[in-house]
RNA sequence: UUUCAGGGCGAGGUGAAAUCCCUCACCGGCGGUGACCAGCUUGGUGCUGGAAGUCCGCGAACUCCAGAUAGGAGCCGAUUUGGUGCAAUUCCAAAACCGACGGUAUAGUCCGGAUGAAAGAAA
Numbered sequence: 001u002u003u004c005a006g007g008g009c010g011a012g013g014u015g016a017a018a019u020c021c022c023u024c025a026c027c028g029g030c031g032g033u034g035a036c037c038a039g040c041u042u043g044g045u046g047c048u049g050g051a052a053g054u055c056c057g058c059g060a061a062c063u064c065c066a067g068a069u070a071g072g073a074g075c076c077g078a079u080u081u082g083g084u085g086c087a088a089u090u091c092c093a094a095a096a097c098c099g100a101c102g103g104u105a106u107a108g109u110c111c112g113g114a115u116g117a118a119a120g121a122a123a
Stems, first nucleotide, its partner, number of pairs: 001123004010024004025109002027099002029058004036050005053097002062074004079095005101112003
């Protein structure tokens, strides 16, 4: 410099009206860690790739300053129990929990800012 870089409402109920309420359902950005998995390999072992929504860090959104779309500051959700083990909030089992702003019958899943921005990844 170029390219890429977010998923999800199916069924039933109530109602004049709900993908917004209620019951069940469904989804999980980026980097790190990682005892698990796969492939290759060995005398031992080692190498490569993948692996956490709730751990650590970050981005976006949001708020404020500024008022130029730059820049700066702030804010920033949610996990327990049991098992194995030297070691696990990462494995196995079970049960929980969380999800910006604006719009609209109250929205993680619809529409909108956004054909945007960006953690970062690849070349």